A computed fold for a 72-nucleotide RNA from a Patescibacteria group bacterium, annotated as transfer RNA. Rfam family: tRNA. Rfam classes the family as a transfer RNA. The coordinates come from a structure-prediction model, not an experiment, and the mean pLDDT is 81. The sequence is in RNAcentral, with records from ENA.

RNA sequence: GUCCUCAUAGCUCAACGGAUAGAGCAUAGGUUUCCUAAACCUACGAUGGUGGUUCAAUUCCGCCUGGGGAUA
Numbered sequence: 001g002u003c004c005u006c007a008u009a010g011c012u013c014a015a016c017g018g019a020u021a022g023a024g025c026a027u028a029g030g031u032u033u034c035c036u037a038a039a040c041c042u043a044c045g046a047u048g049g050u051g052g053u054u055c056a057a058u059u060c061c062g063c064c065u066g067g068g069g070a071u072a
Stems, first nucleotide, its partner, number of pairs: 001071007010025004018055001027043005048064005
C1' cells in the first nucleotide's frame, strides 16, 4: 500500500430497519444491622465523526478517525 473486521454507559456485553436503546459489574443514595459486609430498592450514565438511502437508521451505503487481523 491493498483487503477483512470492530467502534453502544466508567468497564464487560445485548438490541428483525420501527417499544422510553436494555442487562451485569462499578459509582451515589436509601432500607436492614450496634457497626461493617452481604441482601434488597432507587438513581446516575451511552450509539466515534460527517454525509447519503429510507416514512423511520445503533442497524443499510460512502468517506474520515481510532483499535485488531491478513497479505507483500